[in-house]
Context: one part of a larger RNA
RNA sequence: GAACGAACGCUAGCGGGAUGCUUCAAACAUGCAAGUCGUACGCGAAAGUCCCCUUCGGGGGGCGAGUAGAGUGGCGCACGGGUGCGUAACACGUAGGUAACGUACCCUUUCGCUGGGGAUAACUCCGGGAAACCGGGGCUAAUACCGAAUGAGCUGCGAGAGACUGCGGUCUCUUUCGGCAAAGGCGUAAGCCGCGAAAGGAUCGGCCUGCGGCCCAUUAGCUUGUUGGUGGGGUAACAGCCUACCAAGGCUACGAUGGGUAGCUGGUCUGAGAGGAUGAUCAGCCACACUGGAACUGGAACACGGUCCAGACUCCCACGGGAGGCAGCAGUUGGGAAUAUUGCACAAUGGGCUCACGCCUGAUGCAGCAAUCCCGCGUGAGUGACGAAGGCCCUCGGGUCGUAAAGCUCUUUCAGCAGGGAAGAAGGGUAACUUGACGGUACCUGCAGAAGAAGCACCGGCUAACUACGUGCCAGCAGCCGCGGUAAUACGUAGGGUGCAAGCGUUGUUC
Repeated sequence: GAACGAACGCUAGCGGGAUGCUUCAAACAUGCAAGUCGUACGCGAAAGUCCCCUUCGGGGGGCGAGUAGAGUGGCGCACGGGUGCGUAACACGUAGGUAACGUACCCUUUCGCUGGGGAUAACUCCGGGAAACCGGGGCUAAUACCGAAUGAGCUGCGAGAGACUGCGGUCUCUUUCGGCAAAGGCGUAAGCCGCGAAAGGAUCGGCCUGCGGCCCAUUAGCUUGUUGGUGGGGUAACAGCCUACCAAGGCUACGAUGGGUAGCUGGUCUGAGAGGAUGAUCAGCCACACUGGAACUGGAACACGGUCCAGACUCCCACGGGAGGCAGCAGUUGGGAAUAUUGCACAAUGGGCUCACGCCUGAUGCAGCAAUCCCGCGUGAGUGACGAAGGCCCUCGGGUCGUAAAGCUCUUUCAGCAGGGAAGAAGGGUAACUUGACGGUACCUGCAGAAGAAGCACCGGCUAACUACGUGCCAGCAGCCGCGGUAAUACGUAGGGUGCAAGCGUUGUUC
């Protein structure tokens, strides 16, 4: 000098764009953050209102409405959002490999969708429990579940032929035998939406390898599933991934093992560069979801707002037993020098479900708070010497603040008030017309009047900027050198000056 997710002190007019718990991965009240589909399926209210009957208590029927609702089923919940605990590792980056693999939804193509069966929730009845919830009897549907049929095809064992080859194997074709499918809905219909199998694509992943990036040798030896083999198991898939047996290997001074620290990267800051430091925001990858462990479902999880077990903590309890997990968005307490609203909207972009309409979406779009940072603008312009008054200094002549002020002539940005007032809307729906959170915002026009808007640090040298008074090694200053003990340009105040400016200084950290 530059920089900052900064903090502190003094000060403060406006706008735009960004950014905002760096500390306790501490604990959390409350609300919301993942639902959706009636064109898969069965069931099915109530309030209210109208009519009829009535013993005036009520009963029945229609509309409400096949609505609300819960349930079966499908898809989603593995995305999006948060955090950086752990991790020195194929975690990440980069370059490759997979002849060792998977891929729901989407696209293309091919071939199919026959005929049956038994249940079960909801519902109803009964029972248990304070509750959470649970048990039993009975009824019922399906695109839920289960046999059977068919097999273009896929697949297992075997046989044959061919091609390639890194000679391990891989691929293609033919074939006996065995195994493997499916679901319907809407519509008058045409048809549309679905369903099964196979092949290809796209996308997203799994696994493997070379190389690369911290500190300590005051850490020198480490290892028994350890290193390899065989049999078996296991996975989508290779593999000690697991297991039994066999062999005794494997790593290490080119730093094994151990310890400390740490998410990695694109980048960011600095620097002429080389380099050094760093990894907030944004983007990619990884890891985690109260702590530890485990599997289930599923195309994919060992699953933040799923399940089970154990633990700590909090809450409810009728003491028998239960409930919970903000490192989602707000918000609270605590910690701290320190970091925001319990806001609006799905209008746009994107996502989930849906034939669609639409519903959901604290993703997102916006608004609020904060000079936290960056950028822009303003606090007026011209003229004005009797160099006014006043302050300060003075050699008492004067000098300086100073064209500064006043005065005169103008302008009106910004703020204020009034009137008008968007784009963002592509599209979607409707018979018609409509649909914007931001927002009466931006922007435009008009009105009034210089009117409402300047501070902070410094002035001994480094380092731009000097005098007076007070003080008297005191009070104090100080980044370094150093100032202060009676004329202090170094302390305090004033006048003047210098530098920055809605900021200016200080502190911290990095270069």

RNAcentral holds the full RNA, with entries from SILVA. A computed fold for a 511-nucleotide part of an RNA from a metagenome, annotated as small-subunit ribosomal RNA, 5' domain. Its Rfam family is "Bacterial small subunit ribosomal RNA".